[in-house]
């Protein structure tokens, strides 16, 4: 240069066209003599960016840009 992959909440991720989620984190609350587990509850995401499909796009396609892997 080319090729494959990968990007979604603070983190690790799932979500394969039809209202964006889960567990851990933070936060409040119930327990406890106090801290920690436990329980219950809230907060938090222009789905990397741009442009096209289509009535509807995290999802289909084209570019672009980070990461990660091959090949010359």
């Nucleotide at each position: 240069g080319c090729c494959c992959u990968u990007g979604u909440a603070g983190c690790u991720c799932a979500g394969u066209g039809g209202u964006a989620g889960a567990g851990c984190a933070a936060c409040g609350g119930u327990u406890u003599u106090g801290u920690a587990a436990a329980c219950c509850g809230u907060u938090g995401g222009u789905c990397g960016c741009u442009g096209g499909u289509u009535c509807a796009a995290a999802u289909c396609c084209a570019g672009u840009c980070g990461g990660g892997g091959g090949c010359u």
Predicted 3D model of a 72-nucleotide RNA (transfer RNA) from an archaeon. It matches the Rfam family "tRNA".